RNA sequence: AUUAAAUUUGGUGAUGGAGUUCGCCAUUAAAUCUGUCUUGACAGUGAUGACUCCUGUUGUAAG
Numbered sequence: 001a002u003u004a005a006a007u008u009u010g011g012u013g014a015u016g017g018a019g020u021u022c023g024c025c026a027u028u029a030a031a032u033c034u035g036u037c038u039u040g041a042c043a044g045u046g047a048u049g050a051c052u053c054c055u056g057u058u059g060u061a062a063g
Stems, first nucleotide, its partner, number of pairs: 009026005016054006033044005
């Protein structure tokens, strides 16, 4: 100096915060949704990777 593994730590998983849990990555990384099509537009779902709570947004009903 390089490669591999283990441990620890950190980052990250289509828009916020917290807890639990799972996956991925080691900074030249992980990550940056789906469909149609004329590749440039249009349409659709969702604040979660998953579960729960809070906040924001949207719809309906009641007071």

A computed fold for a 63-nucleotide RNA from Pectinatus brassicae, annotated as Fluoride riboswitch aptamer (crcB RNA motif). Its mean pLDDT, the model's own confidence on a scale to 100, is 76. The source organism's lineage runs through Bacteria, Bacillati, Negativicutes, Selenomonadaceae and Pectinatus.